Predicted 3D model of a 122-nucleotide RNA (SAM riboswitch aptamer (S box leader)) from a soil metagenome. The sequence is in RNAcentral, with records from MGnify. The prediction has a mean pLDDT of 81.
RNA sequence: CUUAUCCAGAGCGGUCGAGGGACGGGCCCGAUGACGCCGCGGCAACCGGCGACCCCGCGCGGGUCGUGGCGGUGCCAACUCCCGCGGCCGCCCGCCGAACGGCGGGAAGGCCGAGAGAUGAG
Repeated sequence: CUUAUCCAGAGCGGUCGAGGGACGGGCCCGAUGACGCCGCGGCAACCGGCGACCCCGCGCGGGUCGUGGCGGUGCCAACUCCCGCGGCCGCCCGCCGAACGGCGGGAAGGCCGAGAGAUGAG
């Protein structure tokens, strides 16, 4: 850089000693010891492995589904903790209009997308 996923799931012990949850705002976690590190355990199914089926130009090829005894990662507070940028819907306010409606603004909400980030594979 490309691509897939991110509302599920899974914690105990030891050690250290003050910050941690990426950034800003919020809200949380934390001396009843967080975060980090180590050990053990677990979750999951991205890659490998294994199994079934299918495709093929038959090659140490490709695809789909499954499995979790095994290997490589990853993960085990809170939806990626929430929001951040944009659009739509609904709501409120003001102005115009007889009305339908139009324009401008606001803020808590719902949905979609982008951005950022994390993880895998290349």